[in-house]
Context: one part of a larger RNA
Molecule: small-subunit ribosomal RNA, 3' minor domain
Organism: Candidatus Moraniibacteriota bacterium
RNA sequence: CACCGCCCGUCACACCAGGAGAGUCGGUAACACCCGAAGGCCCCGCGUCAAAAACGGGGACUACGGUGGGAUUGAUGAUCAGGGUGAAGUCGUAACAAGGCAUCCGUAGCGGAAGCUGUGGAUGGAUCACCUCCUU
Numbered sequence: 001c002a003c004c005g006c007c008c009g010u011c012a013c014a015c016c017a018g019g020a021g022a023g024u025c026g027g028u029a030a031c032a033c034c035c036g037a038a039g040g041c042c043c044c045g046c047g048u049c050a051a052a053a054a055c056g057g058g059g060a061c062u063a064c065g066g067u068g069g070g071a072u073u074g075a076u077g078a079u080c081a082g083g084g085u086g087a088a089g090u091c092g093u094a095a096c097a098a099g100g101c102a103u104c105c106g107u108a109g110c111g112g113a114a115g116c117u118g119u120g121g122a123u124g125g126a127u128c129a130c131c132u133c134c135u136u
Stems, first nucleotide, its partner, number of pairs: 003099001005096001008092002011089001013086004019080002023076006031068004039061001041059005102123009
């Protein structure tokens, strides 16, 4: 490689990551209640001339364990909606020139899709004419 250009969206195919999802299965750290070993501590008894030790009984503390509702995190899940990438494919041609209805923004409705229509706004619109201003 310059309009035989560029380029938009749906659809089809393939792959990728994430999201939603009836749920299911785990991890972690807490909390509430239940149970309560060993152990030291406290109380009582016994013991003793008096104590202490030993022994016996009781109590609170308490590891593990059990139950429960939550928190957080991971895996998995029919299905759903979009996204990304891809040589090339399908349908149209929305945008880029006044792109053949100027374009764009907000909003509403509608439509296979780009989009179309209504309405308010911007010029970051081409062209023609006039007016004002600036420069020469």